[in-house]
RNA sequence: CUCUUAUCGAGAGUGGCUGAGGGACUGGCCCGUUGAAGCCACGGCAACCGCUCGGUGUUUUGUUUCAAAGCAAAACAUCGGGGACCAGGUGCCAAAUCCAGUUCGGUGCGUCGGAAACGAUCGUGCCGGAGAAGAUGAGAG
Numbered sequence: 001c002u003c004u005u006a007u008c009g010a011g012a013g014u015g016g017c018u019g020a021g022g023g024a025c026u027g028g029c030c031c032g033u034u035g036a037a038g039c040c041a042c043g044g045c046a047a048c049c050g051c052u053c054g055g056u057g058u059u060u061u062g063u064u065u066c067a068a069a070g071c072a073a074a075a076c077a078u079c080g081g082g083g084a085c086c087a088g089g090u091g092c093c094a095a096a097u098c099c100a101g102u103u104c105g106g107u108g109c110g111u112c113g114g115a116a117a118c119g120a121u122c123g124u125g126c127c128g129g130a131g132a133a134g135a136u137g138a139g140a141g
Base pairs, nucleotide, nucleotide: 001141002140003139004138005137006136007135008134013042014041015040016039017038021031022030023029025101026100027099028098043093044092045091048089049088051082052081053080054079055078056077057076058075059074060073061072062071063070097133102130103129104128105127106126107125108124109123110122111120112119113118
């Protein structure tokens, strides 16, 4: 860097150095000299992996047997629970991933058509679904 997969409305900051930016991108809206980003120290949150307990499946081995079934153990996969104080690998500690961006459905308003009921498309607001992009973990290349 690429691919696969899970998650993303919860949670958690002080000090020092430094000094103008930051919230991925675009638009919006925010944060910032009452100190941004970065670095360092200490602290915290969470529970993805690891750990641990249990269920299920597969395989292997052992045992039994004429042969099986059964039983036991281990490994792997998967599902669920636990804990995180001394303890491992990451991650994170403004705002929903700050909101939207593409698309689908519903609905309000405007526009157009119609006498009206209603219809059409476009614009715009709101609600919901899916997706894209991004972030993080795990696995693979």